Molecule: Bacterial RNase P class A
Organism: Paracoccaceae bacterium
RNA sequence: GCGGAAGGUCGGAUGACCGCGGCGCCUGGAAGGGCGUCGAGGAAAGUCCGGGCUCCAUGAGGCAAGGGUGCCGGGUAACGCCCGGCCGGGGCAACCCGAGGGAAAGCGCCACAGAAAACAGACCGCCCAGCCGCACCGGCUGCGCCGAGCUGGCUGGGUAAGGGUGAAACGGUGGGGUAAGAGCCCACCGCGGGACGGGCAACCGAUCCCGGCACGGCAAGCCCCACCCGGAGCAAUGCCGAAUAGGGACUUCGCGCGGGCGCGAUCCGGCUCCCGGAUAUUCCCGCAGGGCCGCCUCAGCCCGAAGUCCGGGUUGGCAGCUCGAGCCCUGUGCGCAAGCGCAGGGCCAGAUGAAUGGUCAUCACCGGGGCUCCCCGGAACAGAACCCGGCUUACAGACCUUCCGCGUCU
Numbered sequence: 001g002c003g004g005a006a007g008g009u010c011g012g013a014u015g016a017c018c019g020c021g022g023c024g025c026c027u028g029g030a031a032g033g034g035c036g037u038c039g040a041g042g043a044a045a046g047u048c049c050g051g052g053c054u055c056c057a058u059g060a061g062g063c064a065a066g067g068g069u070g071c072c073g074g075g076u077a078a079c080g081c082c083c084g085g086c087c088g089g090g091g092c093a094a095c096c097c098g099a100g101g102g103a104a105a106g107c108g109c110c111a112c113a114g115a116a117a118a119c120a121g122a123c124c125g126c127c128c129a130g131c132c133g134c135a136c137c138g139g140c141u142g143c144g145c146c147g148a149g150c151u152g153g154c155u156g157g158g159u160a161a162g163g164g165u166g167a168a169a170c171g172g173u174g175g176g177g178u179a180a181g182a183g184c185c186c187a188c189c190g191c192g193g194g195a196c197g198g199g200c201a202a203c204c205g206a207u208c209c210c211g212g213c214a215c216g217g218c219a220a221g222c223c224c225c226a227c228c229c230g231g232a233g234c235a236a237u238g239c240c241g242a243a244u245a246g247g248g249a250c251u252u253c254g255c256g257c258g259g260g261c262g263c264g265a266u267c268c269g270g271c272u273c274c275c276g277g278a279u280a281u282u283c284c285c286g287c288a289g290g291g292c293c294g295c296c297u298c299a300g301c302c303c304g305a306a307g308u309c310c311g312g313g314u315u316g317g318c319a320g321c322u323c324g325a326g327c328c329c330u331g332u333g334c335g336c337a338a339g340c341g342c343a344g345g346g347c348c349a350g351a352u353g354a355a356u357g358g359u360c361a362u363c364a365c366c367g368g369g370g371c372u373c374c375c376c377g378g379a380a381c382a383g384a385a386c387c388c389g390g391c392u393u394a395c396a397g398a399c400c401u402u403c404c405g406c407g408u409c410u
Base pairs, nucleotide, nucleotide: 001406002405003404004403005402006401007400008399009398010397012363013362014361015360016359017358018357020039021038022037023036024035025034026033027032041381045392046391048390049389050388051387052386053233054232055231056230058299059298060297061296062295063294066229067228068227069226070225071085072084073083074082075081086100087098088097089096090095101224102223106222107221108218109217110216123163124162125159126158127157128156129155130154131153132152133150134149137147138146139145140144171189172188173187174186175185176184190213191211192210193209194208195207196205197204198203237319238318239317240316247310248309249308250307251306252305253304256287257286258285259284260283265279266278267277268276269275270274289303290302291301292300326347327346328345329344330343331342332341333340334339365378366377367376368375369374370373
């Protein structure tokens, strides 16, 4: 100097005028006015995870179904997140990626091509034997026969080393052996099992021993294993206000047993403040039965239900609503780190048809043109709505730190 990798910051500033919302104070009978102060994000987005909070399902324990996560250790309120490590893959490297438990429980899939896709298999080829053919050579006294050879063809047998097909072909390299080959045998590597050592562990080991060797991939196919998990959501929820009104009419069905009249209700009688009596699907008590759940145990609660028509109110206000597992800075302790403490200082939007906008000027940034300086243009993604911790996605431009590779100079 060039290229690359990881992390972080900003993403406008200042002033004036007019206009907004919250809070506090002052003023006013009120409406309103005045002053001060605060007022959108790194993602506010996606709604993908985890929670706080609110309500509901009857609760507790267990099981089932369904869903989620998936190497080890640590962090966290928690997580599918973050940090550190292990293993595997990509990259020269810095680094990046991993849906990372199990294929020896079972089932299933691997198109096409290829001989064959998992105890598979012979297309080309190689070797052996026989037969046919061929011209030459040698031998035999010659027709001819024998031997050797050759390219071609056929049949049988052996082979899976070489070549082909494919994403992938039943271990790799070298040597021996063989008719030619093959873990057939051997050495090393790989693989499986064990010992020993290191590490909390996942795992690692250029250490040692045994074994020719369970024989591919896919579980982001079903499945098996380990761990975790109620549901809904601020349009949650609560209060106030509001009603001829806790409304009226009709139909159908259900309504076990025993006891009681002390509470309530109905009926009757009376001297009507009250007393007495009777009655029950309606009141009280007990039992039984039924129900509230996907199932079971225990506990608790409920026991009248269904339907049709008429009709009143509710579209309002307040709370929830923002002080938190808060954010930032400085110092300090522990930790490789993520983070966890301690001390000090500073900071904080709560709208509700929905607040921060408009105008002007100057400066800063980027691009272009003239090159004392001026002109023109540009300026990203994008707006809280209950609140936090994450992940993912979008982003013009500017800056900072660290690391890797290449080249050059000293």